[in-house]
RNA sequence: AUUCUAUAAAGAAGGGUGGAGAGAACAGGCUCUGUGAAACCCUGGCAACCUAAUCUUAUGAGAAAAAGGUGCCAAUACCUGCCAUUGUGGAAUGAUAAAAU
Repeated sequence: AUUCUAUAAAGAAGGGUGGAGAGAACAGGCUCUGUGAAACCCUGGCAACCUAAUCUUAUGAGAAAAAGGUGCCAAUACCUGCCAUUGUGGAAUGAUAAAAU
């Protein structure tokens, strides 16, 4: 990078460097931002995809977040865009994880 499967209305911030943008891309909104954006670093945390000390068990399994691999920590994936029988459902796209190539 490609393919496939799964997931998303929940949850979780402080500091340092930095110095004007950011919220994936395009369009329209809306929002965040010199009371300091992006990016990088440190610490902390959330979650439970991979995984787990350990505990329970009717041996099928269940519970468990100490440790390890990722991810994430404004707003539903910020909202709308395409389809439908339209306060919803689906698709597409992107994101993350696991597996394969």

The prediction has a mean pLDDT of 86. The RNA shown here (SAM riboswitch aptamer (S box leader)) has 101 nucleotides and comes from a Bacteroidota bacterium. Rfam family: SAM riboswitch aptamer (S box leader). Gene Ontology term of the family: regulation of gene expression. Rfam's curators write: The SAM riboswitch is found upstream of a number of genes which code for proteins involved in methionine or cysteine biosynthesis in Gram-positive bacteria.